Bacterial large signal recognition particle RNA from a Tissierellaceae bacterium, 267 nucleotides, folded computationally.
RNAcentral holds the sequence, with entries from ENA.
The gene name in the source record is ffs.
NCBI's taxonomy places the organism under Bacteria, Bacillota, Tissierellia, Tissierellales, Tissierellaceae.
Its Rfam family is "Bacterial large signal recognition particle RNA". Its family is annotated with SRP-dependent cotranslational protein targeting to membrane, signal sequence recognition and signal recognition particle, plasma membrane targeting in the Gene Ontology.

């Protein structure tokens, strides 16, 4: 050094979570040669040498073991960005609303005279007063008592010797309680019926009429300013999911690369 057989080892790995810890079985991520059966998350099996039983293949080096480079993926720390979805705030804020100023801008009104002034009335109230108008009653007429009214009483009765007298129905006029009846006088009550008469009140609004000034005036919409309300939406702030970026740690598959490792026999 070469060849033959055999042992050690190998025949997938990592990550989270679980667990005291350590693997598995499940999830995930990753190597295209990706052992097989049995057990197992109400978990299964171990004890820091940390899967347990069994059975096959390889097998001393590109395949085993250690470093170091690089780095899939996943955890973790800090902070940004968006999104859901929560509370809490009207002494941040917008949007909405509620009063006020003020007069850009629209509109309305004005040389047919605005807006102010100054006089009158109406619409407001209160006093008297008077008219109407409705009610009532009285006044005129007209009717109107078998008898319980009168007045004048025909007949008839009654008294009386006569002369004369009473008393009184019917009739007729007059009336009393009733009825009725256009209007005209009177009494009386009443009334958003007349402002008819005075005569105060209000001086605030509306409508008018007359005079005087001579261009602006109003504040309905928006717009402005100030002050209040109001937590639905924006806004603030607080806390919790997700998702991405950035960042800390530490873990890490695969690839690379640097080095270690056996026994027996024989040439």
């Nucleotide at each position: 050094c070469c060849g033959u057989g055999c042992u050690a080892g190998a025949u997938g790995g990592g990550g989270a979570g679980g667990u005291a810890g350590c693997g598995g079985u499940g999830c995930c991520c990753u190597g295209u040669u990706a052992c097989c059966u049995g057990c197992a998350a109400u978990c299964c099996g171990c004890u820091a040498c940390a899967g347990c039983a069994g059975g096959a293949u390889u097998g001393a080096a590109u395949u085993c073991c250690c470093g170091g480079c690089u780095u899939a993926g996943g955890c973790u720390u800090c902070u940004c960005u968006g999104c859901u979805g929560u509370g809490a705030g009207g002494u941040c804020u917008g949007c909405c609303u509620c009063g006020a100023a003020a007069a850009a801008g629209u509109g309305g009104c004005g040389u047919u005279g605005a807006c102010g002034g100054u006089u009158g009335g109406g619409u407001c109230c209160c006093a008297c007063g008077c008219a109407a108008c409705g009610g009532a009653a009285a006044c005129u007429c007209a009717u109107g008592a078998a008898c319980c009214u009168c007045g004048u009483c025909a007949g008839g009765u009654c008294c009386g010797g006569a002369a004369g007298g009473a008393a009184g129905c019917a009739g007729c006029g007059a009336u009393a309680a009733g009825u009725g009846a256009a209007a005209c006088u009177u009494u009386u009550c009443g009334u958003g019926u007349g402002c008819c008469g005075u005569g105060g009140g209000u001086c605030a609004g509306c409508c008018u009429g007359g005079c005087c000034c001579g261009a602006g005036u109003u504040a309905a919409c928006u717009g402005u300013u100030c002050g209040g309300g109001u937590a639905a939406c924006g806004c603030u702030c607080g806390g919790a999911g997700c998702a991405g970026g950035a960042u800390u740690g530490a873990c890490g598959a695969a690839g690379c690369u640097g080095g270690g490792u056996g026994c027996a026999c024989g040439g």